[in-house]
Description: A computed fold for a 101-nucleotide RNA from Pelagirhabdus alkalitolerans, annotated as SAM riboswitch aptamer (S box leader). The prediction has a mean pLDDT of 87. It matches the Rfam family "SAM riboswitch aptamer (S box leader)". Its family is annotated with regulation of gene expression in the Gene Ontology.
RNA sequence: UUCUUAUCCAGAGAGGUGAAGGGACUGGCCCAAUGAAGCCUCGGCAACAGACCAAAUGGUACUGUGCCAAAUCCAGCAAGCAUUUGCUUGAAAGAUAAGAA
Numbered sequence: 001u002u003c004u005u006a007u008c009c010a011g012a013g014a015g016g017u018g019a020a021g022g023g024a025c026u027g028g029c030c031c032a033a034u035g036a037a038g039c040c041u042c043g044g045c046a047a048c049a050g051a052c053c054a055a056a057u058g059g060u061a062c063u064g065u066g067c068c069a070a071a072u073c074c075a076g077c078a079a080g081c082a083u084u085u086g087c088u089u090g091a092a093a094g095a096u097a098a099g100a101a
Base pairs, nucleotide, nucleotide: 001101002100003099004098005097006096007095008094013042014041015040016039017038021031022030023029025076026075027074028073043068044067045066048064049063050062051060052059053058072093077090078089079088080087081086
């Protein structure tokens, strides 16, 4: 990097540094000089895998990851319903984990 499977309306932030961007992409809409991203420290959330306990489908953040504005922030394609812009469902795309090549 690619493939397969599972999940994505729950949950969880302070300080330092830094300096103008960030929310994957596009459109919208937001966040940001009352300080963005990144990095560091500490803290927290979460059972995907391992481990351990229990034996029932469960439990424990010890290990490996992941995450800590807004539903994956909303939509993007298709179908149905409503009718001037909305609702529902399913895809696509993306993210994370585990396995495989």